[in-house]
RNA sequence: GGUAUGAUGGCUGAGGGUUAAGCGGUGGAUUGUAGCCCCACAAACAGAGGUUUAAGUCCUCUUCAUACCA
Numbered sequence: 001g002g003u004a005u006g007a008u009g010g011c012u013g014a015g016g017g018u019u020a021a022g023c024g025g026u027g028g029a030u031u032g033u034a035g036c037c038c039c040a041c042a043a044a045c046a047g048a049g050g051u052u053u054a055a056g057u058c059c060u061c062u063u064c065a066u067a068c069c070a
Stems, first nucleotide, its partner, number of pairs: 001069007010023003025041004046062005
C1' cells in the first nucleotide's frame, strides 16, 4: 500500500418502524440479618454526509481495531 471483517449501556449481545434480552448497578417489597424470589428506575448506537415516510440497521467517506496478501 491492497483486500476482508468489525465498532451498540459498566459487560455480553439482538435489531429498517413500537428502540430486545441477560449479567451487573440503584431504590423498594419480603426476611431477625443476608441470600433467593418479586416490583420499579437509570444507562447505548465510533464521527460526518447521503438514500428513505422512517436509519442503530442500507450506501459513501473518515477514524480506530483485527486477519490475510505485498
A computed fold for a 70-nucleotide RNA from Stephanolepis cirrhifer, annotated as transfer RNA. The same sequence occurs in records of 3 taxa. RNAcentral holds the sequence, with entries from ENA. The coordinates come from a structure-prediction model, not an experiment, and the mean pLDDT is 80.